Small-subunit ribosomal RNA, central domain from Linum usitatissimum, 337 nucleotides, folded computationally.
[in-house]
Context: one part of a larger RNA
RNA sequence: GCAAAGGGCACGUAGGUGGUGAAUCUGGUUGAAAGUGAAAAUCGCCAAAAAGUGGCGGAAUGUUCUCAAAACCAAUUCAGCUGAGUGAGACACAGGAGAGUAAAAUUUCGUGUGGCGGGGUGAAAUAUGGAGAUUUACGAAGGAACACCAAAAAAGAAGGCAACUCUCUGGGUCCCUACUGACACUAGGGUGUGAAAGCAUGGGGAGCGAAUAGGAUUCGAUACCCUGGUAGCCCAUACCAUAAACGAUGAGUGUUCACUGUUGGUCUACACAGAUCAGGGCCCAGCUUACGCGUGAAACACUCCGCUUGAGGAGUACAGCCACAAGAUUGAAACUC
Numbered sequence: 001g002c003a004a005a006g007g008g009c010a011c012g013u014a015g016g017u018g019g020u021g022a023a024u025c026u027g028g029u030u031g032a033a034a035g036u037g038a039a040a041a042u043c044g045c046c047a048a049a050a051a052g053u054g055g056c057g058g059a060a061u062g063u064u065c066u067c068a069a070a071a072c073c074a075a076u077u078c079a080g081c082u083g084a085g086u087g088a089g090a091c092a093c094a095g096g097a098g099a100g101u102a103a104a105a106u107u108u109c110g111u112g113u114g115g116c117g118g119g120g121u122g123a124a125a126u127a128u129g130g131a132g133a134u135u136u137a138c139g140a141a142g143g144a145a146c147a148c149c150a151a152a153a154a155a156g157a158a159g160g161c162a163a164c165u166c167u168c169u170g171g172g173u174c175c176c177u178a179c180u181g182a183c184a185c186u187a188g189g190g191u192g193u194g195a196a197a198g199c200a201u202g203g204g205g206a207g208c209g210a211a212u213a214g215g216a217u218u219c220g221a222u223a224c225c226c227u228g229g230u231a232g233c234c235c236a237u238a239c240c241a242u243a244a245a246c247g248a249u250g251a252g253u254g255u256u257c258a259c260u261g262u263u264g265g266u267c268u269a270c271a272c273a274g275a276u277c278a279g280g281g282c283c284c285a286g287c288u289u290a291c292g293c294g295u296g297a298a299a300c301a302c303u304c305c306g307c308u309u310g311a312g313g314a315g316u317a318c319a320g321c322c323a324c325a326a327g328a329u330u331g332a333a334a335c336u337c
Base pairs, nucleotide, nucleotide: 001291006305008193009192010191011190015186016185017184019081020079021078022077023076024075026074027073028072029071030068031067032066034064035063036062042058043057044056045055046054047053083183084180085179086178087176089174090173091172095169096168097167098166099165100164101163107141108140109139110138111137112136117128198239200237201236202235203234207233208232212228213227214226215225250304251303252302253301254300255299259281263278264277265276266275267274268273286293287292310337311336312335319330320329322327
C1' cells in the first nucleotide's frame, strides 16, 4: 500500500526546522532573596447552638529590582571541512525543441494482364462486380505510424518518451580534491508544467472510427457481429486542468543480516577480483489483522508539508473564484439508517 486518508508533478516566497569548534556580551530558559500584587470575595484557624458576624493567617500560578555556578537557545565575531554548490577530465542516454530524409504496408488513381465472381460471417445479407471487379505487373499521389533490434533495459519531476541524420539545449554518474565555506531541508499562499477526451481559428484527411444509415441476430436489440460512414485522432496557434494522473506508498536526512552478481555507467587494475552510483531478484531481524514490505522499507528515528474522523444525502445545493463553453476548484445542511 489494500478498510476514511499522500496534493498529478515540480520550482520557490513567507513560515517551520537545521552540521563542527572557539570567543564575546546582552537577551531568553533556570535558581535564590527582597518589594509589590488595595479592600471585599475565596481557603484555613479561633470565638460562637445555628444562620451569620468578628479577629488572625495563607494563597493569589503574576510582575519589578538585585545576585548567581554550569548548561541550553538566540545574537555578534572568528576558524575549519564532512552537508550543499562551483571548476578540471571522462562517460551513458527513446530527456526536450526545430529542420530534413528513407523503406515496408494500407488506400486511391493511371496503364497493361485476365474474364467471373470477389468480399463478409457461426451462417447469411446489406454493400461491390460485363459501365470488367477480385487477382497480377509497372507507375503516380497522399496521409499516418515507425516491424526486426527490444530487454526485468535506458534517460526524464510527473504527464510522458522509440525509423534515420543534422542543429540547438536540460539533467545525471564517476574521478581529481582545485575553489566557496552551512550558502541546507521542507514549503501555506504563488508560479510553471500536466495523458486522453473536449473547445476556438486555419490547414490536412490514408487508415481507424463516437454519432449515424443499412444488413443480420433476437420475443424485442436504440447492443454485441457485418457493410458503409461524419466529428475526431494528424499539423500550427490559443484554451481546458482532469484520470485507477498508481508504486493506489509526499519530500529530505541518518542508522540497520546474509545471498544473487544479473542490467547500464565509472574507478582500482589484470584478479575467475574488489569498490561506487543507478535500475531489478530472493531473504534475516523488525513491522503488518493478514496479504505482504524487507538498505529503492510498509524497519528504527528526526524535520517540514498535504490529508482522514460512521454509511447515505453528496463531491450534490448555495456562494466565491476560474473557464468561450463543457465544466473545474473550494464545499455544507436538513433528513434517513
The full RNA is in RNAcentral, with records from SILVA. Lineage of the source: Eukaryota > Streptophyta > Tracheophyta > Mesangiospermae > Linum. Its Rfam family is "Bacterial small subunit ribosomal RNA". Rfam links the family to the GO terms ribosome and structural constituent of ribosome.